SAM riboswitch aptamer (S box leader) from a Candidatus Hydrogenedentota bacterium, 104 nucleotides, folded computationally.
The prediction has a mean pLDDT of 81.
Lineage of the source: Bacteria > Pseudomonadati > Candidatus Hydrogenedentota.
It was read from a public genome assembly, where an Rfam model found it.

RNA sequence: CAGGUAUGCAGAUGAACACGAGGGAAAUGGCCCUAUGACUGUUCAGGCAACCAGCCGCAAGGCGGGUGCCUCUGCCACCCCGGAAUAUCCGGGACCCAUGUCUG
Numbered sequence: 001c002a003g004g005u006a007u008g009c010a011g012a013u014g015a016a017c018a019c020g021a022g023g024g025a026a027a028u029g030g031c032c033c034u035a036u037g038a039c040u041g042u043u044c045a046g047g048c049a050a051c052c053a054g055c056c057g058c059a060a061g062g063c064g065g066g067u068g069c070c071u072c073u074g075c076c077a078c079c080c081c082g083g084a085a086u087a088u089c090c091g092g093g094a095c096c097c098a099u100g101u102c103u104g
């Protein structure tokens, strides 16, 4: 980097420093955040528990480690199908994306 697979409305955060204009994980349309410094990065302390390795255990589960994450649906819609009280709403799915894991 490519492909497969699982999950994605749950859970868990504060501070300091740096940067300086955009940002909200495809595009588009909205909506929202942002010089009262967002986003991103680093450091410190703390936390959550999805996958995987190891160990204990009949099992349930526990311990530790490797990644990940610390929010407010992946902000909503946008594409397809169905329903309804029908220019709106609800449900499901796909596409894309993120993370884990496997293969090349």
Stems, first nucleotide, its partner, number of pairs: 001104008013045006022033003028077003046070003050067003054063003074096001079093006